RNAcentral holds the sequence, with entries from ENA. The RNA shown here (transfer RNA) has 72 nucleotides and comes from a Candidatus Nomurabacteria bacterium. RNAcentral records the identical sequence in 2 taxa. It matches the Rfam family "tRNA". Taxonomically the source falls in Candidatus Nomuraibacteriota (Bacteria, Bacteria candidate phyla). Its mean pLDDT, the model's own confidence on a scale to 100, is 80.
Parts: sequence; C1' cells; structure tokens
RNA sequence: GCGGCUAUAGUAUAACGGUUAGUGCAUCGGUUUGUGGUACCGAUAGUUCGGGUUCGAUUCCCGGUAGCCGCC
Repeated sequence: GCGGCUAUAGUAUAACGGUUAGUGCAUCGGUUUGUGGUACCGAUAGUUCGGGUUCGAUUCCCGGUAGCCGCC
C1' cells in the first nucleotide's frame, strides 16, 4: 500500500428497518443478617464520528477514526 472483519452502559454481550435499546457481572439505595457475605427488590448508566437513503436507522449506503486478521 491492498483486501476482509469488528466498534452498543464501568465490563461482557443481545437486538426482523417501527423495542421504553434487553441480559449477566460491577456500582449505588433498600429489605433480610449481631457484622460481613449470600438471597431478594429497586435505581443510575449506552448505540465510535460525519454525511446520505427512508415516514422511521443500533440495523441499509458512502466517507473518516480506532482495533484485529490476511496479502504484498
């Protein structure tokens, strides 16, 4: 340099073009407990960036950025 794949809460990950963007762990609050832990209930927090298509985009298209893999 060329090609391919990936990018979603702190972390690990789901999501037929119409979802209140879901789940586990973590964090915070509460109940339980002599304390801690366990268990249960609740809360906070997210679509890498810029355009485009569409009535509607996490999802489709184009470009950028970052990471991984292959070729040279």